[in-house]
Context: one part of a larger RNA
RNA sequence: CUACACUGAAGGAACUAGGCAAAAUGCAUCCGUAACUUCGGGAGAAGGAUGGCCUACCGUGGCGCAAGCUGCGAUAGGUGGCACAUAAAUGGGGGUAGCAACUGUUUACCAAAAACACAGGGCUCUGCUAAAUCAUUAAGAUGAGGUAUAGGGUCUGACGCCUGCCCGGUGCUGGAAGGUUAAUUGAUGGUGUGCAAGCACCUGAUAGAAGCCCCAGUAAACGGCGGCCGUAACUAUGACGGUCCUAAGGUAGCGAAAUUCCUUGUCGGGUAAGUUCCGACCCGCACGAAUGGCGUAAUGACUUCCCCGCUGUCUCCAGUGUAGACUCA
Numbered sequence: 001c002u003a004c005a006c007u008g009a010a011g012g013a014a015c016u017a018g019g020c021a022a023a024a025u026g027c028a029u030c031c032g033u034a035a036c037u038u039c040g041g042g043a044g045a046a047g048g049a050u051g052g053c054c055u056a057c058c059g060u061g062g063c064g065c066a067a068g069c070u071g072c073g074a075u076a077g078g079u080g081g082c083a084c085a086u087a088a089a090u091g092g093g094g095g096u097a098g099c100a101a102c103u104g105u106u107u108a109c110c111a112a113a114a115a116c117a118c119a120g121g122g123c124u125c126u127g128c129u130a131a132a133u134c135a136u137u138a139a140g141a142u143g144a145g146g147u148a149u150a151g152g153g154u155c156u157g158a159c160g161c162c163u164g165c166c167c168g169g170u171g172c173u174g175g176a177a178g179g180u181u182a183a184u185u186g187a188u189g190g191u192g193u194g195c196a197a198g199c200a201c202c203u204g205a206u207a208g209a210a211g212c213c214c215c216a217g218u219a220a221a222c223g224g225c226g227g228c229c230g231u232a233a234c235u236a237u238g239a240c241g242g243u244c245c246u247a248a249g250g251u252a253g254c255g256a257a258a259u260u261c262c263u264u265g266u267c268g269g270g271u272a273a274g275u276u277c278c279g280a281c282c283c284g285c286a287c288g289a290a291u292g293g294c295g296u297a298a299u300g301a302c303u304u305c306c307c308c309g310c311u312g313u314c315u316c317c318a319g320u321g322u323a324g325a326c327u328c329a
Stems, first nucleotide, its partner, number of pairs: 001324008010315002014313001019310001027051005036041001038158001052079005058073006080084001092308004097303002099300002104116002120156007132142003159295004164225003169222002171218005178213003184207001189202005226244005253287001254284001265281005
């Protein structure tokens, strides 16, 4: 010096990206226990007290015919130690906010999460030789020995309150009058040949399906959800008006947010001091309603900030043990 254990004056997170690591808590009984809440929880909340051994008496259980043996508990008194859950094993706690409802699942070997799943919700397809899938245009199989309260696909993701406007584009569904149109049909005219009938070839009027054009519907389908100018008895602001464009111009709720560039926005709180945090404001660069919006008890080896306790994380290092390294023999 390294690894693993252990101890430490005073201070106690000043360390650090971050209390990482360590310390602390820890058992049983009794007392006591907040906000909030889906009334189940939260909760072992938090916080406190007691605990060894001896004696006496009482209550109560098991075994036994009985004598008795063996447990548990209460009360009172006494008694030893620095320390009585004396070792080992054995929760640190509280508050705020974000996200995800939850238990679960995942990157075998750098990611366990806010990602996936989930119960619940919606849309859509499918009437049975079902749709969908596998398969060589097959037989056949799964679906299913199921039958729309079923099965497939897709989106959302407990629960509560809700889920606005746009069908112009794309998609899907329906429609059939018209337009376009392939194979096919083959009017007319023509060419070759032949005496001719004919044979062969060219021309291509007309008719001719789906699709597309067209007409409707449909957004919990893919998606989208404006600009400029003026205006109120100081100023500011603009309920109000005008105008242009659009398929329609973002409703409720939320908002410097896991989203805010300017930005450490401004104000308030917490600190002596706070780019983080919490509460507001709204000027939303560039939130917004099942690519769900906003809340939400409980839950979380998730993330943020604060507090109590605790400590060698630190001020600032020191010492002990074990095993190495190293020096000498």
The part of an RNA shown here (large-subunit ribosomal RNA, domain IV) has 329 nucleotides and comes from a Rickettsiales bacterium. Its Rfam family is "Bacterial large subunit ribosomal RNA". Rfam links the family to the GO terms structural constituent of ribosome and ribosome. RNAcentral holds the full RNA, with entries from ENA.